[in-house]
GlmS glucosamine-6-phosphate activated ribozyme aptamer from Candidatus Amarobacillus elongatus, 157 nucleotides, folded computationally.
The sequence was found by an Rfam model in a public genome assembly.
The organism belongs to Candidatus Amarobacillus, within Bacteria.
Of the family's consensus pairs, 88% are formed in the model.
RNA sequence: CGUGAACGCAGAGCGCCAGGUCCGCACCCAUGUGCGGACGACGAGGCGGGGGCAGUAUCGAAACAUUCGGCGGAUGGCCCCCCGGCAUGCACAGUCGUCAGGCAGCGGCCAAACCAGCGCGGGUAACCGGCUGACAGAUCCGCUCCCACGUGCGAAG
Numbered sequence: 001c002g003u004g005a006a007c008g009c010a011g012a013g014c015g016c017c018a019g020g021u022c023c024g025c026a027c028c029c030a031u032g033u034g035c036g037g038a039c040g041a042c043g044a045g046g047c048g049g050g051g052g053c054a055g056u057a058u059c060g061a062a063a064c065a066u067u068c069g070g071c072g073g074a075u076g077g078c079c080c081c082c083c084g085g086c087a088u089g090c091a092c093a094g095u096c097g098u099c100a101g102g103c104a105g106c107g108g109c110c111a112a113a114c115c116a117g118c119g120c121g122g123g124u125a126a127c128c129g130g131c132u133g134a135c136a137g138a139u140c141c142g143c144u145c146c147c148a149c150g151u152g153c154g155a156a157g
Base pairs, nucleotide, nucleotide: 014072015071016070017069019068020039021038022037023036024035025034026033027032042060043059044058048082049081050080051079052078053077083097084096085095086094089153090152091151092150101147102146104144105143106142107141108140115133116132117131118130120129121128122127
């Protein structure tokens, strides 16, 4: 220095809280005030580098709820430049992003919460956490159809 393994941490559907709801304490008793605390979107999927613009940025869930209301972001969208794949030297055009064309059909793989259980853990409580148990759609993968896979120049033979 490289490779592999184990462990830990991070990894943006993420973070936050001035409204709100809930809990505790004090005061008060008018069901209000003060202080402290809790809740505030369940996972799946998603990033070549830089810049700009806009801003409810994909998918679904035994969830239908405070999953209310709001703030800040964000791997999504559009445009420009650069790098790269398709693509066997170069340029332009196209399309995509390293598993590196697009549309459609069929098939395949895949979740967490809620809930239930536990002689489970933390907290006075609201509530938080652990373990076990079910199930998506999109992306993705496979097959099939259709569309695209270009233009120009050059090199060697």